[in-house]
RNA sequence: UACCCCGGAGGGCAAACCGGUACGAAAGUCCGGGACGCAAAGCUACAGGUCCAUAGAUUUGCAAAGAACGGGACGGCUGGGCUGCAAGG
Numbered sequence: 001u002a003c004c005c006c007g008g009a010g011g012g013c014a015a016a017c018c019g020g021u022a023c024g025a026a027a028g029u030c031c032g033g034g035a036c037g038c039a040a041a042g043c044u045a046c047a048g049g050u051c052c053a054u055a056g057a058u059u060u061g062c063a064a065a066g067a068a069c070g071g072g073a074c075g076g077c078u079g080g081g082c083u084g085c086a087a088g089g
Stems, first nucleotide, its partner, number of pairs: 005089002012038002017033004022029002036076001042082003046079003049074004056069001059066002
């Protein structure tokens, strides 16, 4: 000096829940409050997973509806990829 690990000071993020005259069909997202937690709870839907079901395709059906091909959501479910962190060890 580089990388990896521990660390968590300063600082960061923010679950449930509450509010919204914000967006969406929904899952969910966004904004304000809140704080269960988080050392990547920063980013990324690539693999698996979970959730949604308006319109389209498909199957059954008189219909209601079912299923989830395509579609949408979740990065605070797991793995992968990219990036970041003071002192001290």
Background: c-di-GMP-I riboswitch aptamer from Firmicutes bacterium UBA3572, 89 nucleotides, folded computationally. The coordinates come from a structure-prediction model, not an experiment, and the mean pLDDT is 81. NCBI's taxonomy places the organism under Bacteria, Bacillati, Bacillota. Its Rfam family is "c-di-GMP-I riboswitch aptamer". Rfam describes the family as follows. GEMM was predicted in a large-scale screen for bacterial structured RNA regulatory elements.